A computed fold for a 410-nucleotide RNA from an uncultured Pseudomonadota bacterium, annotated as Bacterial RNase P class A. Rfam family: Bacterial RNase P class A. The family's RNA type in Rfam is ribozyme. Its mean pLDDT, the model's own confidence on a scale to 100, is 77.

RNA sequence: GCAGUGGACCAGACGAUCGUCGUCCGGUACGGGCCUGGCGCAAGCCGGGUACUCGGCCGGAGGGAGGAAAGUCCGAACUCCGCAGGGCAGUGCGCCGGGUAACGCCCGGUCAGGGCAACUUGAAGGAAAGUGGCACAGAAAACAUACAGCUGACGUCCACCGCAAGGUGGGCAAGCAAUGGUGAAAAGGUGCGGUAAGAGCGCACCGCGCUCGUGGCAACACGAGUGGCAGGCAAAACCCCGCACGGAGCAAGACCAAAUAGGGGAGCACCCGGCUUCGGCCGGAACGGACGGCCCGUCCGUCGCUUCCGGGUAGGUUGCUUGAUUCCGCCAGUAAUGGCGGAGCUAGAGGAAUGAUCGUCAUCCCGCGCAAGCGGGGUACAGAAUUCGGCUUACCGGUCCACUGCGAAC
Numbered sequence: 001g002c003a004g005u006g007g008a009c010c011a012g013a014c015g016a017u018c019g020u021c022g023u024c025c026g027g028u029a030c031g032g033g034c035c036u037g038g039c040g041c042a043a044g045c046c047g048g049g050u051a052c053u054c055g056g057c058c059g060g061a062g063g064g065a066g067g068a069a070a071g072u073c074c075g076a077a078c079u080c081c082g083c084a085g086g087g088c089a090g091u092g093c094g095c096c097g098g099g100u101a102a103c104g105c106c107c108g109g110u111c112a113g114g115g116c117a118a119c120u121u122g123a124a125g126g127a128a129a130g131u132g133g134c135a136c137a138g139a140a141a142a143c144a145u146a147c148a149g150c151u152g153a154c155g156u157c158c159a160c161c162g163c164a165a166g167g168u169g170g171g172c173a174a175g176c177a178a179u180g181g182u183g184a185a186a187a188g189g190u191g192c193g194g195u196a197a198g199a200g201c202g203c204a205c206c207g208c209g210c211u212c213g214u215g216g217c218a219a220c221a222c223g224a225g226u227g228g229c230a231g232g233c234a235a236a237a238c239c240c241c242g243c244a245c246g247g248a249g250c251a252a253g254a255c256c257a258a259a260u261a262g263g264g265g266a267g268c269a270c271c272c273g274g275c276u277u278c279g280g281c282c283g284g285a286a287c288g289g290a291c292g293g294c295c296c297g298u299c300c301g302u303c304g305c306u307u308c309c310g311g312g313u314a315g316g317u318u319g320c321u322u323g324a325u326u327c328c329g330c331c332a333g334u335a336a337u338g339g340c341g342g343a344g345c346u347a348g349a350g351g352a353a354u355g356a357u358c359g360u361c362a363u364c365c366c367g368c369g370c371a372a373g374c375g376g377g378g379u380a381c382a383g384a385a386u387u388c389g390g391c392u393u394a395c396c397g398g399u400c401c402a403c404u405g406c407g408a409a410c
Base pairs, nucleotide, nucleotide: 001406002405003404004403005402006401007400008399009398010397012361013360014359015358016357017356018355020064021063023061024060025059026058027057028056030055031054032052033050034049035048036047037046038045039044066381070392071391073390074389075388076387077386078249079248080247081246090245091244092243093242094241095109096108097107098106099105110124111122112121113120114119125240126239130238131237133233134232147180148179149176150175151174155172156171157170158169159168160167161166188206189205190204191203192202193201207229208227209226210225211224212223213222214221215220253318254317255316256315263309264308265307266306267305268304271284272283273282274281275280286302287301288300289299290298291297325344326343327342328341329340330339331338332337362379363378364377365376366375367374368373
């Protein structure tokens, strides 16, 4: 220098103007509250004061999204409901050790796959407990089997040769699984010996099972001995083994509580006439209301009126942001993480604020230009909603650290 691997971080900056949501401070007597004066029999009317854990308005100070706030996929806190104890069913997880409040997360390791390497990927228990499956092709897809093929030693039949022993040829019974072919996969692999031909049939090495030893907390690794060799694949088929698991969610839950309509208690009232199927209906009176006020008039209402209690809706308050918290330092640990000490407070909306415009600069791309520079365009993904720990997904551009391979120079 080129190519790459792992990790940490930033998420345009500054200024001006206008806006928006909380907090704090000051002001304002505008609404409400409280204190108080006058008038009035009373209802009330007219005033004065007070900055009050209320509201409004004015002014000022200071604060206001993220690394993922996202998907809502896991695990918790918190809240309510449920729950004697045990079991079945169901769901999830699954190498080993550690971390954590907990986890399906994280760290370290083992084994297996990928990469020359840095490094990276893995739902990685059990297929010698059982049941079932393995398309097509193929003889055969798992109690093995024999399509082509090889042999035909031993046994037997026939023909020929031979005096005979026997030989040659053909066939049958029989033996074999090396070779070929099929398939994603074919019953250990390679080699030598062996044989009629072959074959773990024998042997060497590799693989596999078992036993022992050594190292390791363990997964496991290494070594030695031993057995000719059980053993195909798939458990993301059922299943078996081990472990874990009650449900709903801040629209949880708690408090205050209007109008209207229901429920309950107390007091008062329940007048006159007509009709009646005895439930009520019609008319009048009375009372109340609307038509700006008053009189008349018209219309409406009288599940009677007044008052108290209780539930609950709208609405309001709370839960609500001080927490498994953030930053710094030291210590323990390979690490995840933990301990100790110091410092800090960092949105709290709710029909849902956190924004917009302009200017200067930064950065990247394109065009023009010898150059200085000029012009145009871009600067992502996306936005809290009770709160944490994770995972996953999205993302313009850039900075830093460590490491690997190759090349060159010294």